[in-house]
RNA sequence: CUGGGUGUGGCGCAGCUUGGUAGCGCGCUUGAAUGGGGUUCAAGAGGUCGUAAGUUCAAAUCUUAUCACCCAGA
Numbered sequence: 001c002u003g004g005g006u007g008u009g010g011c012g013c014a015g016c017u018u019g020g021u022a023g024c025g026c027g028c029u030u031g032a033a034u035g036g037g038g039u040u041c042a043a044g045a046g047g048u049c050g051u052a053a054g055u056u057c058a059a060a061u062c063u064u065a066u067c068a069c070c071c072a073g074a
Base pairs, nucleotide, nucleotide: 001073002072003071004070005069006068007067010026011025012024013023020057028044029043030042031041032040033039050066051065052064053063054062
């Protein structure tokens, strides 16, 4: 330099193909059960989906550019 892949709460991931309220597990906070712990149950907080632009009534999802990391080639 060329091609491809990944990027979504603190962590690991799904959702993208087929656009329509952004979810799951773990973790965290509060409460209950227990003498306490572990554990179980209930409730809750936390994301504008790497960044920017475009298309659309509507974009995590489609298009383009760009950034970080990984792989392959030169």
The RNA shown here (transfer RNA) has 74 nucleotides and comes from Firmicutes bacterium ADurb.Bin080. The coordinates come from a structure-prediction model, not an experiment, and the mean pLDDT is 82. Its Rfam family is "tRNA". The family's RNA type in Rfam is transfer RNA. It was read from a public genome assembly.